[in-house]
RNA sequence: GCGACCGGACCGCCGAAUCCCCCGCGGCACCCACCCGCGGGCGAACCGGGGACCCAUCCCCCUGGGGUGAAUCGACGCACGUCGUAGGGCGACUCCUGGCCCGAACCCGUCAGCUAACCCGGUAGGCGAGCGAGGAGAGGAGAA
Numbered sequence: 001g002c003g004a005c006c007g008g009a010c011c012g013c014c015g016a017a018u019c020c021c022c023c024g025c026g027g028c029a030c031c032c033a034c035c036c037g038c039g040g041g042c043g044a045a046c047c048g049g050g051g052a053c054c055c056a057u058c059c060c061c062c063u064g065g066g067g068u069g070a071a072u073c074g075a076c077g078c079a080c081g082u083c084g085u086a087g088g089g090c091g092a093c094u095c096c097u098g099g100c101c102c103g104a105a106c107c108c109g110u111c112a113g114c115u116a117a118c119c120c121g122g123u124a125g126g127c128g129a130g131c132g133a134g135g136a137g138a139g140g141a142g143a144a
Base pairs, nucleotide, nucleotide: 011128012127013126014125018044019043021041022040023039024038025037026036027035045123046122047121048120049119050118055113064111065108066107067106068105073084074083075082076081087102088101089100090099093137094136095135096134097133098131
């Protein structure tokens, strides 16, 4: 000096999954207060589901039907793997070009089209340690 591996601060990514207040318990502490952690209760914000008129739909069979999500679909192989694909992600907004990735999983339980009022629920989990690549535009701030 280069490479690999491990850990990791600021910082950041996927995702709705964040923030404030109050109460209780514990820690720190002589006590109180502050601070930290856990639990509970509200609220804001964001997200999802159910739910009229109107509109739409209206048959039969099948492993019925439906929901969250980008995660659908096809071919080959019949090994549940390979190759693709709708679609999605990659450091503040859009587009173009290039590069690197994902293209899952789960839930409801015979039931739900859309849907104002209204009703119900969620705020998890998992990662990175340089794609803050190049171009064009928009927008904002600052300075003179």
Predicted 3D model of a 144-nucleotide RNA (c-di-AMP riboswitch aptamer (ydaO/yuaA leader)) from Actinomadura verrucosospora. NCBI's taxonomy places the organism under Bacteria, Actinomycetota, Actinomycetes, Thermomonosporaceae, Actinomadura. Its mean pLDDT, the model's own confidence on a scale to 100, is 76. The RNAcentral record of the sequence draws on Rfam.